RNA sequence: GCCCCCAUAGCUCAGCAGAUAGAGCAGCACCCUUCUAAGGUGAAGGUCGUAGGUGCAAAUCCUACUGGGGGUACCA
Numbered sequence: 001g002c003c004c005c006c007a008u009a010g011c012u013c014a015g016c017a018g019a020u021a022g023a024g025c026a027g028c029a030c031c032c033u034u035c036u037a038a039g040g041u042g043a044a045g046g047u048c049g050u051a052g053g054u055g056c057a058a059a060u061c062c063u064a065c066u067g068g069g070g071g072u073a074c075c076a
Stems, first nucleotide, its partner, number of pairs: 001072007010025004028042004049065005
């Protein structure tokens, strides 16, 4: 060089047969407790790597690029 996989909440990951973006952990508030830990309840947290395209509708399909990981060794 070429080929494949990955990128979604602070972290680890679901969702990728196109139709409301989710879980666990962490953090925050409250309850419980003499206090802490553990446990319970609740709220918050994202324009889904970037830019285009298709489409009534895109995290999801197509293209390019960026970053990360893996394979390959002259085969095209």